[in-house]
RNA sequence: AAUUGAAUAUAAGCGCCAGAACUUACCAUUUUCUGCCAAGAAAGUUCCGGUAAGGUAAGUUGACGAGGGAGGAGUUUAUCGAAAAUUCGGCGGAUGCUCCUGGGUUGGUUCAAUCCUUAGAAAACCUACAAAACUGGUGAGUAAUUACCAGGACAAAAUGGUUUUUUGGAUCUAGU
Repeated sequence: AAUUGAAUAUAAGCGCCAGAACUUACCAUUUUCUGCCAAGAAAGUUCCGGUAAGGUAAGUUGACGAGGGAGGAGUUUAUCGAAAAUUCGGCGGAUGCUCCUGGGUUGGUUCAAUCCUUAGAAAACCUACAAAACUGGUGAGUAAUUACCAGGACAAAAUGGUUUUUUGGAUCUAGU
């Protein structure tokens, strides 16, 4: 140093990389050029078909923010928009969803319904906020690429605001 085991910390457009794309190195091979030879230079070679036509190793990329958490179990393509869109594809997870429990909602209790501590439902109207991308710059790396700084913007859903409509059964009690 690697491997194995244990413990701790770290997250939700979060983490990882076997497809894919790209970079470097070495070997092989095809064509062209220089050359007496030796040799050198340039351009090619992912999969299928076609074609003269490949392989190994090490790397790089692989989601920009907003929003979302009662507990347990289960489940997987779990909200919104931005972007000159590989933000493709795959695996895992996740505040979603379903059931149960607990809790809130009507004067009380209970069933049902509905929601989740900002704790009934529906509709209409109004309004707010972001980061990347972009521009410039400073580093790292042979390169693909990557970290950070400064600048100035632009969203939607909105748990924000206003108005309207609407919420069952049984029973008890108070008032009129």
Molecule: glmS glucosamine-6-phosphate activated ribozyme aptamer
Organism: Candidatus Immundihabitans aquiphilus